[in-house]
RNA sequence: AUAGUAAGCCGGUUUGUCGCUAUGCCGCAAGGUAGAGAGGAAAGUCCGGGCAACAUAGGGUACCAUGCUUCAUAACGUGAAGCCGUUCGUGAGGGCGGAUUAGUGUAACAGAAAAUAACCGCUGUUAUGCAGUAAGGGUGAAAAGGCGAGGUAAGAGCUCACCGCUUCGAUCGGAAUAUCGAAAAUCGUACACAUCAUGGGUUGCAAAACCAAAUAUACCGGCGUAGUAGGACGACCCGUCCGAUGCCGGGGGGUAGGUUGCUUGAGCUUGAUGGCAACAUCAGGUCCAGAUAAAUGACAGACACCCGCAAGGGUACAGAACCCGGCUUAUAGGCUUACUAUUUUU
Numbered sequence: 001a002u003a004g005u006a007a008g009c010c011g012g013u014u015u016g017u018c019g020c021u022a023u024g025c026c027g028c029a030a031g032g033u034a035g036a037g038a039g040g041a042a043a044g045u046c047c048g049g050g051c052a053a054c055a056u057a058g059g060g061u062a063c064c065a066u067g068c069u070u071c072a073u074a075a076c077g078u079g080a081a082g083c084c085g086u087u088c089g090u091g092a093g094g095g096c097g098g099a100u101u102a103g104u105g106u107a108a109c110a111g112a113a114a115a116u117a118a119c120c121g122c123u124g125u126u127a128u129g130c131a132g133u134a135a136g137g138g139u140g141a142a143a144a145g146g147c148g149a150g151g152u153a154a155g156a157g158c159u160c161a162c163c164g165c166u167u168c169g170a171u172c173g174g175a176a177u178a179u180c181g182a183a184a185a186u187c188g189u190a191c192a193c194a195u196c197a198u199g200g201g202u203u204g205c206a207a208a209a210c211c212a213a214a215u216a217u218a219c220c221g222g223c224g225u226a227g228u229a230g231g232a233c234g235a236c237c238c239g240u241c242c243g244a245u246g247c248c249g250g251g252g253g254g255u256a257g258g259u260u261g262c263u264u265g266a267g268c269u270u271g272a273u274g275g276c277a278a279c280a281u282c283a284g285g286u287c288c289a290g291a292u293a294a295a296u297g298a299c300a301g302a303c304a305c306c307c308g309c310a311a312g313g314g315u316a317c318a319g320a321a322c323c324c325g326g327c328u329u330a331u332a333g334g335c336u337u338a339c340u341a342u343u344u345u346u
């Protein structure tokens, strides 16, 4: 200097003129005035909650989700720091996965055989037969510990050394694990089911609460005289509650207007302390959209950033609708810190 990897930040600021919206104050009203007005993802609707109703509020079955260790958090299928396996990359690093095998099943086709195996091959022999073999070859995604030596008729953990797996012990560590030693001949891949542990009521602001107005249940059918019929509680069972001219079903009629919910929050931000970090505690500062079919804008200039010698041109993804914490996806470009690779010079 170039190209990368990881983490974080910005992605617009400001002046003037005109215009829009809600809130506070003044005003009978018209209107005036003050400060304010769309994001890092507001997107997806994938998780977790706050809040509201069922509702007084449970138990079980089924079903669903998660699954290494410790910590953080209101909680999570999230995050931080680690461990192990596997895979991509020269590398810094990235992706996927993680409970139980003395639980079960399947693995089409090919192949002799997907586990009590023997096609070719090798060896022996009384020789077109019989016996042994699983080292070599073939089929397959996968042939069931690997490699080397000895041994054998030929071979095989048959024996031995090393490595892997399993079990036990010791040491360090908070733990997962790691290292060392010993014993033992030690059987593996993928998928599905099963089991274990932990967790889960549902619906969702189109939730719900209040006010006003209007109207017709004079109709049909069923059940029914008591905590019964019937109904409510995601499915089913138990259970609890409501329940008499009542309940359920069918047909029919009226209304759909307004207010609240609606923005002071697990809020944002500065500093100190603790912690590797996520984050926590303490002390200050601050109020930063609440519209209701949708307001948050237009023009002009300056600045910032990018391209260009200059003139000049350009500025991504994209717009609140109950709120918050995450995850995922999209994004023209720019900046900061640490690390990696290559090249050049000294």
Base pairs, nucleotide, nucleotide: 001342002341003340004339005338006337007336008335009334010333012303013302014301015300016299017298018297020037021036023034024033025032026031039317043328044327046326047325048324049323050322051204052203053202054201058238059237060236061235063200064199065198066197067196068082069081070080071079072078083098084097085096086095087094088093099195100194103193104192105191106190107189119137120136121133122132123131124130125129145163146162148160149159150158164186166183167182168181169180170179171178208260209259210258211257217251219250220249221248222247223246230242231241232240233239267286268285269284270283271282272281273280274279304315305314306313307312
Bacterial RNase P class A from a Bacteroidia bacterium, 346 nucleotides, folded computationally. The prediction has a mean pLDDT of 76. Its Rfam family is "Bacterial RNase P class A". The family's RNA type in Rfam is ribozyme.